The RNA shown here (transfer RNA) has 72 nucleotides and comes from Opsarius caudiocellatus. It matches the Rfam family "tRNA".
[in-house]
């Protein structure tokens, strides 16, 4: 330098054009002498960054940024 992969909530992942989901952490409530578990509810990402196509983009094209992989 070139080539592949990744990049979504505070952390880990799903979703791959059509209201962005779930686990864990967080908050609150039930249980307890009280912690903890465990049940039961809630909040929170407009999806690395700019453009483009589309009615309509996390999803698709292109440039760029990070972190990793293989050439050299």
């Nucleotide at each position: 330098g070139c080539u592949c992969u990744a990049g979504u909530a505070g952390c880990u992942u799903a979703g791959c054009c059509a209201u962005a989901a779930a686990g864990c952490a967080c908050c609150g409530g039930u249980c307890u002498u009280g912690u903890a578990a465990a049940c039961c509810g809630g909040a929170g990402a407009c999806c690395g960054g700019g453009g483009g196509u589309u009615c309509a983009a996390c999803c698709c094209c292109c440039c760029c940024c990070u972190a990793g992989u293989g050439c050299c």

The coordinates come from a structure-prediction model, not an experiment, and the mean pLDDT is 84.